[in-house]
RNA sequence: AGAGUUUGAUCCUGGCUCAGAGUGAACGCUGGCGGCGUGGAUUAGGCAUGCAAGUCGAGCGAUCCCCGCGAGGGGAUAGCGGCAAACGGGUUAGUAACACGUGAGGAAUUUGCCUCGAAGUCGAACACAGCUCCGUGAAAACGGAGGUAAUAUUCGAUGGUGUCCUGUCAUCGCAUGGUGACAGGAUUAAAGAUGGGGACCGCAAGGCCUAUCACUUCGGGAUGACCUCGCGUCCUAUCAGCUAGUUGGUGGGGUAAUGGCCUACCAAGGCUUUUGACGGGUAGCUGGUCUGAGAGGACGAUCAGCAACACUGGGACUGAGACACUGCCCAGACUCCUACGGGAGGCUGCAGUCGAGAAUCUUUAGCAAUGGGCGCAAGCCUGACUAUGCGACGCCGCGUGCAGGAUGAAGGCUUUCGGGUUGUAAACUGCUUUUGUCAGGAAAGAAAGCUCUAAAUCAUAACAUGGUUUAGGGUAGACGGUACCUGACGAAUAAGCCACGGCCAACUCCGUGCCAGCAGCCGCGGUAAUACGGAGGUGGCGAGCGUUACUCGGAAUCAUUGGGUGUAAAGGGCAAGUAGGCGGCUUAUUGAGUGAGGGGUGAAAUCUUCCGACUCAAUCGGAAAACCGCCUUUCAUACUGAUGGGCUUGAGGUCGGAAGAGGGGAACGGAAUUAGCAGUGUAAGGGUGAAAUCUGUAGAUAUUGCUAAGAACACCAGCGGCGAAGGCGGUUUCCUGGUCUAGACCUGACGCUGAAUUGCGAAAGCUAGGGGAGCAAACAGAAUUAGAUACUCUGGUAGUCCUAGCCGUAAACGAUGAGCACUAGGUGUUGGCCCUUCUAGGGUCAGUGCCGCAGCUAACGCAUUAAGUGCUCCACCUGGGGACUACGGCCGCAAGGCUAAAACUCAAAGGAAUUGACGGGGACCCGCACAAGCGGUGGAACAUGUGGUUUAAUUCGAUGCUACGCGAAGAACCUCACCAAGGCUUGACAUACAGGAAGUAGUGAACUGAAAGGGGAACCACCCGUUAAGUCGGGAGCCUGUACAGGUGCUGCAUGGCUGUCGUCAGCUCGUGUCGUGAGAUGUUGGGUUAAGUCCCGCAACGAGCGCAACCAUUGCCCCAUGUUGCAACCCUCAUUUACUUCGUAAGAAGUGGUGGGGCGCACUCUUGGGGGACUGCCCGGGAUAACCGGGAGGAAGGUGGAGAUGACGUCAAGUCAGUACGGCCCUUAUGCCUUGGGCUACACACGUGUUACAAUGGCUGGUAUAAAGGGUUGCCAACCCGCGAGGGGGAGCUAAUCUCAAAAAACCAGCCUCAGUUCGGAUUGGAGUCUGCAAUUCGACUCCAUGAAGCCGGAAUCGCUAGUAAUGGGAGAUCAGCUCGCUCCCGUGAAUACGUUCCCGGGUCUUGUACACACCGCCCGUCAAGCGAUGGGAGCCGAGGGUACCCAAAAUCCUACGUAGGUAGGCCUAAGGUAAAAUUGGUGACUGGCGCUAAGUCGUAACAAGGUA
Repeated sequence: AGAGUUUGAUCCUGGCUCAGAGUGAACGCUGGCGGCGUGGAUUAGGCAUGCAAGUCGAGCGAUCCCCGCGAGGGGAUAGCGGCAAACGGGUUAGUAACACGUGAGGAAUUUGCCUCGAAGUCGAACACAGCUCCGUGAAAACGGAGGUAAUAUUCGAUGGUGUCCUGUCAUCGCAUGGUGACAGGAUUAAAGAUGGGGACCGCAAGGCCUAUCACUUCGGGAUGACCUCGCGUCCUAUCAGCUAGUUGGUGGGGUAAUGGCCUACCAAGGCUUUUGACGGGUAGCUGGUCUGAGAGGACGAUCAGCAACACUGGGACUGAGACACUGCCCAGACUCCUACGGGAGGCUGCAGUCGAGAAUCUUUAGCAAUGGGCGCAAGCCUGACUAUGCGACGCCGCGUGCAGGAUGAAGGCUUUCGGGUUGUAAACUGCUUUUGUCAGGAAAGAAAGCUCUAAAUCAUAACAUGGUUUAGGGUAGACGGUACCUGACGAAUAAGCCACGGCCAACUCCGUGCCAGCAGCCGCGGUAAUACGGAGGUGGCGAGCGUUACUCGGAAUCAUUGGGUGUAAAGGGCAAGUAGGCGGCUUAUUGAGUGAGGGGUGAAAUCUUCCGACUCAAUCGGAAAACCGCCUUUCAUACUGAUGGGCUUGAGGUCGGAAGAGGGGAACGGAAUUAGCAGUGUAAGGGUGAAAUCUGUAGAUAUUGCUAAGAACACCAGCGGCGAAGGCGGUUUCCUGGUCUAGACCUGACGCUGAAUUGCGAAAGCUAGGGGAGCAAACAGAAUUAGAUACUCUGGUAGUCCUAGCCGUAAACGAUGAGCACUAGGUGUUGGCCCUUCUAGGGUCAGUGCCGCAGCUAACGCAUUAAGUGCUCCACCUGGGGACUACGGCCGCAAGGCUAAAACUCAAAGGAAUUGACGGGGACCCGCACAAGCGGUGGAACAUGUGGUUUAAUUCGAUGCUACGCGAAGAACCUCACCAAGGCUUGACAUACAGGAAGUAGUGAACUGAAAGGGGAACCACCCGUUAAGUCGGGAGCCUGUACAGGUGCUGCAUGGCUGUCGUCAGCUCGUGUCGUGAGAUGUUGGGUUAAGUCCCGCAACGAGCGCAACCAUUGCCCCAUGUUGCAACCCUCAUUUACUUCGUAAGAAGUGGUGGGGCGCACUCUUGGGGGACUGCCCGGGAUAACCGGGAGGAAGGUGGAGAUGACGUCAAGUCAGUACGGCCCUUAUGCCUUGGGCUACACACGUGUUACAAUGGCUGGUAUAAAGGGUUGCCAACCCGCGAGGGGGAGCUAAUCUCAAAAAACCAGCCUCAGUUCGGAUUGGAGUCUGCAAUUCGACUCCAUGAAGCCGGAAUCGCUAGUAAUGGGAGAUCAGCUCGCUCCCGUGAAUACGUUCCCGGGUCUUGUACACACCGCCCGUCAAGCGAUGGGAGCCGAGGGUACCCAAAAUCCUACGUAGGUAGGCCUAAGGUAAAAUUGGUGACUGGCGCUAAGUCGUAACAAGGUA
């Protein structure tokens, strides 16, 4: 000193919570010792028992005991008497008060014992206790008679002094008045005791003298007490009026004393006006204690001072002192005794007990110390006190060992299995002995007093005696044989508690699975919990540790120090103005405030500092400082105040000028609206998104004229004007308020603000009377709608208007109180004035707007009209809800208004700004998104996938776009995960260890079985070393056992990897800088442009990265190289006779051409390598001279040439644990493994994706032509032969530019069909076959013959496609034994359309609003229903405290009467008790009102976006 918590994040406001210190504490766990403190806080509840106040024989008589023969001596004490008992001790009920604190005053007082001074102490008398006798009573107690002493009582004397009266004088004081001196008069005292003693007296006692003590009077002192006053002293105004002894006076009484303290009479006052009376609640006050930096806040235990109380209430007596804790009287409640007639009692003293309570001790010892009472003294008494016991209740101190000790033991925990940690910790070795046990020694606390001895001194006649002083000796210790010291023994006797998610220091494992539980706040727990429970470890403190309760702090969160009020809570709706607060310049006086110095006081203790004593500390002692206060005195006089004088600048006034919807009354005006009358005129009008209700053929609407009514005043009109605000708008007039301005004069601070109070105060509403055209709550109807008690429409009443009176509230807002002063400007505008070049310029005052600096602000913003800087005054705020509420009070006719809580509940509620997301907000842009087109789907049949259903099983996954011809590029067995049945259990497979067997491993015939499996005849090994030797050992292998294998079992929400999607959309970010308190912004926005965050320009930004583009492969053109298996033009050659020509009758020959083969060759095509080419490069135009765009040239290709691969940051807890991998969990004779069979192929149905069609742009038959890209040795398979065909046979060639699959098909040519369920269509079914395969039934494909279904172009809706594309035709491949209408690739033929971006969908950028941030599939409101909680009202019921009125009235004081007196009787007053009616306050209450809280209730959707009616 701060921290946590509102948000996605931020700043602020603001509450809640935590860390600190403390306690008379309690509870939980634990507990070794000592010292010093401390301990009934609750029931001021009740109390058994013991003790807590006695003492004096030197006041008195008496009695008893002891010693002694006696004289005498010693002791005890019931009574009388004296003193004490009013202290000490306890408690805090009451008390808001002169109770307490502080400071004054008493000229209004008293004070026993003590002290000082003065003066005294004379003479007499009488009684009552005790005692004796008698009596009553259960007791307590009481009565009668007799008799007795005193320091008891009474009478008398004396009177210095006192008191009273009279007179004189002096002096003092703030007033009443005080003090002193003198003179005279009146009046009032007393008690003795003891010791000693020379003379004198006396029988003695004694007198007498003397000392001490006691006694009396007076005056001082000290101490104590009493009274009065100033100031201080809690909450409440939802307590605003209170008061009859009340306020004062006079007389009287009373007191120690003032006083209505009491009483009679008189007067009618007094308190409080907010400085809080009266009432209610709470409370002993203080020094101090705790906390705090302080200022403060809270508290008032122990210790100290004061007060009050003593079972409850009342009362007096005694006394110096009491209205008396352990005294008295009375009443009451309670307890006890009783013989029932009466009595006794008071722990809030010390112990102790019960009760209630979370909770608080020994029925101890001693007077040794300190103090008190009595006493001459010894001494006695003392539950005060000193000690002790109990309690970790607190503070302080000490200990539970110290050193060495690594195989880093064992065990525990954990682990990535290597280890790590517990941990030098232990064991073990050495040492020490505080503490402990035992033993021995052993204090201080003791001084005084008393006594003895000695001496001095005083009194005295005295060396006696007594006092005083000095020196020496003796005497007394509860604690206690305690503290302390010494010795012996032996690590021996001694550690826990809390925490470990953040705040806050300290982390892992297991268990649990929104359960159990934790939690101070935030919050943890739904299968990997550092937050629950346990364990290990760690942290903190330590004989304690935590928890709970309470106080202060942090909290500047009541703000004096030290806060705020535009939007967070908060400026009163506005003004006038009372009290109050504050107030211009100057002068004088004063000295109240203020400042300085002095004095008094501020008890002690405590706190602080220093010093000292216990070994230290706590504790205790001493000294200093401090006690921040109050009183008093002296000085100062700047400022403030007071008083007096003056001034003019604040304020006001007079004169001139000015503007204005300022207010009130009256009169007048036109336009419009509606209605009425009349005319013209005909079928509609009106209204809406669209309609209807409605009006209209009985004549509307429209139009013309006239009449009537009421209300409001277009244009002017303006962020223009006026007003305090509300508010004010046609014109004229009357009355009236305020403001501004110019200059001169006048008054002379007259001012500002403003609780209380008073007035004004929109709209709506209320009362009474008018008025009523239009508009229009309520209401009615028509629509809309799921509903529509709304929005829209048609009507329509209060009301709106006027007069009179209420109401008194509004987002009464500038959400900004009033006043004054100061602090840059710029630019409009209104009203004056001045200057002027007369202007469109300048200046000034008063308003009213905008922009903007400094400054302020959380930010937004404000900014001379402040939210800036200061001063003055008022109002208001202190978390959200409950609550603009309840109750009470005041106001109101009512409606309601003003004032204004609490219980309970939440950890937030809120302000401003930021980034996103969203909007039935806006702007711009893109995309086969729409539009324009072409072809489909949706209808049919079939195929295929999915849902559903079924089933023993129909394995699993994928589920909007982004699942559904998807995983699956191919389920008959296998696959296979599913089902049924049969089997196996270290296992079908891997590794390791231990043991074992021996014709071992391996092969494996019969037999059994559906197979797996079982079964075992028979055969019979391998490697290394060794040996004469298959001799021995080992390995591999086999069997048994243990570890383990295995799992398509679960979790894709524990994961990796991969993938889909937004989206090939143009975005996503960073560094530095700058701006902002910050989140963040800027860059990335803007102007253009692009397919593009593509590029250019601008710009507090400058750069960069991932994306875009390019780089890559492919395709299109050219060149170079290459040349087999490709090509093959020219040339050569061979074959063929197929065409033609010539010869020939013909056969045939020749030639040319074609075809085929072989050469030569590499020109062409092609193959595959390398290059070139395209870059807006060139031209024109547009554009900003840019980027870029449009057009053109050239070119094979032109503006990214086409098409691929390539997928930014991220989103969807998207998909996948069943492709593989992998954490955790689960199964282990089964969820593993093997096998046979079945299933995944089911089928009322629904959907998706396809195929084939419905035909003539067609079908069928025949003929003819032209590809590309692929595959092939378990393969492709030629020629040829057989079969109608699938296919079979056959076997050449080919590991492929060589051989082969292989035929391309649409197209084209020709013919038939002629619009029909057909020569369309081919489903379905029957029969016969082929192929693959162990196997074709469930369940393959194909062929042939026969059969010939639906279907004639498809509802709502919906899909694809922009060019070599759609459409259409065929070909190939992967998977694969076989099986394709699917998928992937290839080539052929080859279109139409795009005006355009309004709309639908998706996306991008900017901007705007937001109460959203899980982000609109968001948030969120109210009724109803359910549970719980507190609370208001409530017929009433039950209390409590206080007051008022009345009745009755004890004791006691006082008064009166009587009595010699004790006393008796009466009266006044009164406690207690009773009666009555109200008020206050609390509890309870059928029922009732709202309120709050509570994972998933109902109905709607009011608010947040233009929230769909702002």
A computed fold for a 1510-nucleotide RNA from a metagenome, annotated as small-subunit ribosomal RNA.
The coordinates come from a structure-prediction model, not an experiment, and the mean pLDDT is 83.